Model confidence (mean pLDDT): 80 of 100. This is a predicted structure of a 272-nucleotide part of an RNA (large-subunit ribosomal RNA, domain VI) from Arthrobacter echini.
Context: one part of a larger RNA
RNA sequence: CGCAGGAAAUUUGAGAAGGGCUGUCCUUAGUACGAGAGGACCGGGACGGACGAACCUCUGGUGUGUCAGUUGUACUGCCAAGUGCACCGCUGAUUAGCUACGUUCGGAUGGGAUAACCGCUGAAAGCAUCUAAGCGGGAAGCCUGCUUCAAGAUGAGAUUUCCCUACACCAUGAGUGUGAGAGGCCCCCAGCCAGACCACUGGGUUGAUAGGCCGGAUGUGGAAGCAGGGACCAACGACCUGCGAAGCUGACCGGUACUAAUACGCCGACAA
Numbered sequence: 001c002g003c004a005g006g007a008a009a010u011u012u013g014a015g016a017a018g019g020g021c022u023g024u025c026c027u028u029a030g031u032a033c034g035a036g037a038g039g040a041c042c043g044g045g046a047c048g049g050a051c052g053a054a055c056c057u058c059u060g061g062u063g064u065g066u067c068a069g070u071u072g073u074a075c076u077g078c079c080a081a082g083u084g085c086a087c088c089g090c091u092g093a094u095u096a097g098c099u100a101c102g103u104u105c106g107g108a109u110g111g112g113a114u115a116a117c118c119g120c121u122g123a124a125a126g127c128a129u130c131u132a133a134g135c136g137g138g139a140a141g142c143c144u145g146c147u148u149c150a151a152g153a154u155g156a157g158a159u160u161u162c163c164c165u166a167c168a169c170c171a172u173g174a175g176u177g178u179g180a181g182a183g184g185c186c187c188c189c190a191g192c193c194a195g196a197c198c199a200c201u202g203g204g205u206u207g208a209u210a211g212g213c214c215g216g217a218u219g220u221g222g223a224a225g226c227a228g229g230g231a232c233c234a235a236c237g238a239c240c241u242g243c244g245a246a247g248c249u250g251a252c253c254g255g256u257a258c259u260a261a262u263a264c265g266c267c268g269a270c271a272a
Base pairs, nucleotide, nucleotide: 001152005163006162007161008160009159010158011157015149016148017147018146021049022048023047024046025045026044027043033038051106052105053104054103055102059100060099061098062097066093067092068091069090070089071086072085073084074083075082076081110144111143112142117137118136119135120134166178167177168176169175170173183267184266185265187204188203189202190201191200209260210259211258212256213255214254215253216252219248220247225243226242227241228240229239232237
């Protein structure tokens, strides 16, 4: 832009894409078959491999600053306590998220038309013949069925709901201009349901959208300070214990308008 008024939702499915794999074992049954050796069809069940999808409960990975320990150095006047830098300085753990090495699930059942092939009836050709007329069976293959997208399917589909006519002008017509108006947008705040941008989603004070704050969870693992002890020591101090499941805690959960979502705008429907 189109889909002959303008919108908001919900849909149909022409068409397109994906998927379709396979093994071992048990049983039927040491049965049918076979002199024996050997050894089934059909049917039922269990467990796998590879592949694929989703997810993060578990097991792991990561987790650039969540916690603790620790080295060197510089600084905060010094002690103590901290901070910067050194690959996140190094080390040990680790929430959320993302992940596989983790978990769950999938390939199917069924229907239709068939291939090779197997048949029924049956002539041409008094017989015979699956074929010439006619009628069946028959595959991991074909069309469906299952999952996803899908009306630009210009053949532009369907349903539901919402909105709509006021004024002025003259060149008097699908006229021009100004309004009203469902709805939409811009704008703003955000997003760990989204994301390169856009889009999408949530919200914009009649508000919990994000941050902050408060509480909780989680993680770390016992903070500072004070007191006591303390090998060695003249003393201090390292270290240990108590106050004390302490202190701190990014993403998680809940609450709370403290901060920021202010304000102003724009588009928006012809005739019968």
About this RNA
It was read from a public genome assembly. Rfam family: Bacterial large subunit ribosomal RNA. Gene Ontology terms of the family: structural constituent of ribosome and ribosome.